[in-house]
RNA sequence: UCCUCAUCCAGAGGAGCUGAGGGACCGGCCCGAUGAAGCUCCGGCAACCGUCCGCGCACGCGCGACGACGGUGCCAAUUCCGGCCCGCCGGAACACGGUGGGAGAGAUGAGAA
Numbered sequence: 001u002c003c004u005c006a007u008c009c010a011g012a013g014g015a016g017c018u019g020a021g022g023g024a025c026c027g028g029c030c031c032g033a034u035g036a037a038g039c040u041c042c043g044g045c046a047a048c049c050g051u052c053c054g055c056g057c058a059c060g061c062g063c064g065a066c067g068a069c070g071g072u073g074c075c076a077a078u079u080c081c082g083g084c085c086c087g088c089c090g091g092a093a094c095a096c097g098g099u100g101g102g103a104g105a106g107a108u109g110a111g112a113a
Base pairs, nucleotide, nucleotide: 001113003111004110005109006108007107008106013042014041015040016039017038021031022030023029025083026082027081028080043075044074045073048071049070050069051068052067053064054063055062056061079105084102085101086100087099088098089097090096
């Protein structure tokens, strides 16, 4: 980098350095000198993976976060909302708006090349 699978309406921030951007992309709408992004320290959330632990078992394994440790991840807004397709409602309408579903894209984890 690409591919496969799973999840994405829950949850969780302070300090220091620094100083203007950030929310992937596009549109919208937001966040930001009462300090963005980045880095460091400390804290927290969560439970994808590993080890251990507990329970169950048809002995293959399965389950458990109101268990522990470790590898990651995350800590404004549903992945902030929409983007493509379909249904329903409004509408003269194939425009446009609302709403539901699916797809796509993205993020994270695990695995594979």